[in-house]
This is a predicted structure of a 110-nucleotide RNA (SAM riboswitch aptamer (S box leader)) from a Flavobacteriia bacterium. The coordinates come from a structure-prediction model, not an experiment, and the mean pLDDT is 81.
């Protein structure tokens, strides 16, 4: 990198180093010298794995003391493809809704 399953409007930042980018994407809109990315330290959130409840499986409840990840601007920041509805003379435009795609994370498979 590939495949399968689950989840996404909730939640949670300070300090140091650093010094111009960052938010996956050729769009939009944002963040950023009142300091971006990255790295380090400490802290926190959550509850996927985990642990406990007679607990193997499904489901349910609980814990965060031990351990593995993850995360800590904005809905996954919004959109993207298709369908439906409204506006419009009409539409490939605008608005609203649904489903998907893509990407992210976890657990698993070969």
């Nucleotide at each position: 990198a590939a495949c399968u399953u689950a989840u996404g409007a909730a939640g949670a930042a300070a300090g140091g180093u650093g010094g111009a980018g960052g938010g996956a994407u050729a769009g939009g809109c944002c963040c950023u010298a009142c300091g971006a990315a990255a790295c380090c330290u400490u802290g926190g959130c959550a509850a996927c794995c985990u642990c406990c409840g007679u607990a193997u499986u499904u489901u349910c409840g609980g814990a965060a003391u031990a351990g593995g990840u993850g995360c800590c601007a904005a809905a996954u920041c919004c959109a993207a493809u298709u369908c439906c509805g409204a506006u419009u003379u009409a539409a490939u435009a605008u608005c609203g809704g649904a489903a998907a795609a893509a990407g992210a994370u976890a657990a698993g498979u070969a």